[in-house]
RNA sequence: UAUUAAUACUGGUACAACAUUUAUGUUCGAACCAGGUCAGAAUCGGAAGAUAGCAGCCUUAAGGACCACUAAAUGUGUGUACCUUUUAUUAUAGGUG
Numbered sequence: 001u002a003u004u005a006a007u008a009c010u011g012g013u014a015c016a017a018c019a020u021u022u023a024u025g026u027u028c029g030a031a032c033c034a035g036g037u038c039a040g041a042a043u044c045g046g047a048a049g050a051u052a053g054c055a056g057c058c059u060u061a062a063g064g065a066c067c068a069c070u071a072a073a074u075g076u077g078u079g080u081a082c083c084u085u086u087u088a089u090u091a092u093a094g095g096u097g
Stems, first nucleotide, its partner, number of pairs: 001094001004091005011083006017076007024068001025066004034059004042051003
């Protein structure tokens, strides 16, 4: 000088890991200003009944808790693979001085 191979470097892609957030699931959850059912009591009525409706119970809202087997998004001083940029290092055919 230069062939081949490997490693590192530049930028990126894919997958995974980790973290966070959101949704979903389960559960809790309203003295009154959610709903339903409304004991008792109250009101109206000659009566039959009707009306509104507290407590309780049920279903939930806002919100909280739990947990992934999930779904999505974001991120990186994590990992692997591939492509690419520019060089460097190591080893190795060959040639020349």